[in-house]
């Protein structure tokens, strides 16, 4: 200096003027409330998508089994995760590094279109070889061709994928048929590592295709709903119709009835069953619960922001992260505010210069915007800044 | 704010891994007709976008975009 790879940071600061939304204090008016003044506060790295995980609240309990859903190398981190870190394996790249839904295909089932002979306990289209028979030629040894039978997976061709590779032996031709080496699979032993796994030795059948983001199997995890959750207060109204479920049991009692046992109904917000709990059910009625329709309200307070919180240095750890210490308080409102202008400084770019400084000119953009809170992921975003590393080129 | 569902031609839609993505209406071109209608033939598809799994994706998986519905 060129081309790249990975990671991190920032998203202006201060002051003034005019506004907007809460809060505190003071003053005035007439208590609710309104007005005015002062002080102090007021968006983000993603506040977004709502894709995961948790807190919190309610669903009577939050139990078991099935169904359903999710995750998937190992070890660690964490409140938890599908997140993060380190390592292992595979794959791509010259490299720095990137990517991997990365358990199981010698448990079982399914699928593998078209092409091709054959798509999975293999298979004979062409080719190669043997035997038989026929024809033709013949130097009488045989050669060539057609047909029928058989052998052969070494070669051709098809396909995304064709049943190990190379060489030698062997054979009529061939073939793990045999052997040597290599690749790969399985078993055993030894060494290293917490482990995934790696390395070495040995034995074996000689080789077992792909697909689980197809069904499935294995291991682990998950109850559901969501702050419009939910609680309190105030105001207001009008209820109507329909569905649902008990005994020839036992005890007490003169009886009405009560208790027990069993049955049934209801009490889930995606399902089924069981258990436990609560309320109820012999006729009428009522209560409970469910369904259908109708009426009223459109207010206030809490939940609500001090929290797995932020900053600083220290220690443990390769790291993610954790520990203790010091300092700080930083929106919480209702369809819901956070803006505009000016000045100075900082930053960036251009001009000037050999290079800077000074000076001059221009810019300060983009994505976007809290609505219960937090940890992640993903997506959007700028001629912005910094660091480390790789490969190449040039000069010394 | 929260939760759920959907996206195939201008419209309605079938298709649940495999040949060029059925079909109807509309539109365009041609045939037929003296001219039309009807009829017949032909044409018209980034399967919302991007990426992944697979030999192969409208279909399976993920992210994003757009639309619709529900709550008190």
């Nucleotide at each position: 200096u060129u081309u790249g790879u990975g990671g991190g940071g920032c998203g202006g600061a201060u002051g003034g003027u005019c506004g907007c939304u809460g809060g505190u204090u003071c003053g005035c008016g007439u208590u609710u409330c309104g007005c005015g003044a002062a002080c102090g506060a007021g968006a983000g790295g993603a506040a977004a998508g709502u894709c995961c995980g948790g807190g919190c609240u309610c669903c009577g309990c939050a139990g078991g089994a099935c169904a359903g859903g999710g995750u998937g190398g190992u070890c660690g981190g964490u409140a938890a995760c599908g997140c993060c870190g380190a390592c292992c394996g595979g794959u791509c790249g010259c490299a720095a590094g990137g990517c991997c839904a990365g358990g199981g295909a010698a448990a079982g089932u399914g699928c593998c279109a078209c092409a091709g002979a054959a798509a999975a306990c293999a298979a004979a289209c062409c080719g190669c070889c043997c035997c038989g028979c026929c024809a033709u030629c013949u130097u009488c040894g045989g050669a060539u061709g057609a047909c029928a039978g058989g052998g052969u997976a070494a070669g051709g061709g098809u396909g995304a994928a064709a049943c190990g590779g190379u060489g030698a032996g062997g054979u009529a031709a061939g073939a793990g048929c045999u052997c040597a080496c290599c690749a790969g699979c399985g078993g055993g032993c030894g060494a290293g590592g917490u482990g995934a796994c790696u390395c070495g030795c040995u034995c074996g059948g000689c080789u077992u295709g792909g697909u689980a983001a197809a069904c499935c199997c294995c291991a682990c995890c998950c109850g559901g709903a969501g702050c419009a959750a939910g609680g309190c207060c105030a105001a207001g109204c009008a209820g109507a119709g329909g569905g649902c479920a008990c005994g020839u049991c036992g005890g007490c009692g003169c009886a009405a009835g009560c208790c027990g046992c069993g049955a049934c109904c209801g009490a889930u917000u995606c399902g089924u069953c069981c258990g436990a709990u609560c309320g109820g059910u012999g006729c009428c009625a009522g209560a409970g619960u469910c369904c259908u329709c109708g009426g009223g309200u459109a207010g206030g307070c809490c939940g609500c922001u001090g929290g797995a919180g932020c900053c600083c240095a220290c220690g443990a750890g390769c790291a993610a992260u954790c520990g203790g210490g010091g300092g700080c308080c930083u929106a919480g409102a209702g369809a819901a505010a956070u803006g505009a202008c000016c000045a100075u400084c900082a930053c960036c770019g251009g001009c000037c210069u050999a290079a800077a400084a000074c000076g001059c000119c221009g810019g300060c953009g983009a994505c976007a915007g809290a609505a219960c809170c937090c940890g992640g992921c993903u997506u959007a975003u700028g001629u912005c800044c910094c660091c480390a590393c790789a490969a190449g080129u040039g000069a010394u | 704010g929260g939760c759920g569902c959907c996206g195939u031609a201008g419209c309605c839609a079938a298709g649940u891994g495999g040949c060029u993505a059925a079909g109807g209406c509309a539109g365009c071109g041609g045939a037929u007709u003296g001219c039309a209608a009807a009829u017949c033939c032909g044409c018209c598809a980034u399967c919302g976008u991007c990426g992944g799994u697979u030999c192969g994706a409208a279909u399976c998986c993920g992210a994003c975009c757009g639309g619709c519905g529900c709550c008190u």